c-di-GMP-I riboswitch aptamer from Desulfovibrio sp., 89 nucleotides, folded computationally.
Model confidence (mean pLDDT): 87 of 100.
Its Rfam family is "c-di-GMP-I riboswitch aptamer". Rfam links the family to the GO term cyclic-di-GMP binding.

This record gives sequence, C1' cells and structure tokens, in this order.
RNA sequence: ACCGAUUAAAGGCAGCCCUUCCGAAAGGGAGGUACGCAAAGCCAUGGAUCUAAAGUUCGGAUACGAACCAUGAUCGCCAGGCCGCCGAA
Repeated sequence: ACCGAUUAAAGGCAGCCCUUCCGAAAGGGAGGUACGCAAAGCCAUGGAUCUAAAGUUCGGAUACGAACCAUGAUCGCCAGGCCGCCGAA
C1' cells in the first nucleotide's frame, strides 16, 4: 500500500405522526420528530406494488356512476448498476 469481518470510533440518513406547500390521486417538497437503516447514498434498467387525471368502453335524457389502462408514483418492496466512511486477526 492492498484485501478484510466483528466490535468500536468519527460521523451520516431520518420512519409513524404534526404543520404547511405542490398534485386529480398515489405521492413528493420544507420545518419539527426519530421507528429504524452498514449503504435507509444515487439511478426507474427488470420485476412487484400504489394511484387513475386524460383516454376508451358500458349504463344513464343529463348530472353522474362503473370497468379497463400509466405517460404518474414508490430506491425505507426485491433484484441489478454506479459511487462511498472506519478497518481487528
């Protein structure tokens, strides 16, 4: 110098919930709060799950209702890819 597990050390992120903003919604942003996380850092590439505005179809005189469907969302659902702190024997 390199590899390297656990225990550590230095730190990091921040669930549920509350307030507020954006959004049709799912959900996301900001502040508070910490359930937890060795990648709970980033990427929507493959699955999976969530929503269904617009659209299509059906019912209805209309209003409206129902079904289907991501181009929307979730990386703190799984896999994959990329980057990353410390470093016993």